[in-house]
RNA sequence: GCCGACGUAGCUCAGUUGGUAGAGCGCAUCCAUGGUAAGGAUGAGGUCGCGAGUUCGAGCCUCGCCGUCGGCU
Numbered sequence: 001g002c003c004g005a006c007g008u009a010g011c012u013c014a015g016u017u018g019g020u021a022g023a024g025c026g027c028a029u030c031c032a033u034g035g036u037a038a039g040g041a042u043g044a045g046g047u048c049g050c051g052a053g054u055u056c057g058a059g060c061c062u063c064g065c066c067g068u069c070g071g072c073u
Base pairs, nucleotide, nucleotide: 001072002071003070004069005068006067007066010025011024012023013022019056027043028042029041030040031039049065050064051063052062053061
């Protein structure tokens, strides 16, 4: 330099027909216990890497850039 995959909550990841952004773990509060752990309930937390385009509408489609990983030279 070229090619490919990936980038979504603190972490690991879903979300593939374009139509209100989710799960598990973690975190907070409460319940419960003589107390701790385990357990139960509720809740907070997201400019969906950045910018632009298409569309009535984009996490999803298109283009550019950035980053991570892999391959080729």
Molecule: transfer RNA
Organism: Solirubrobacteraceae bacterium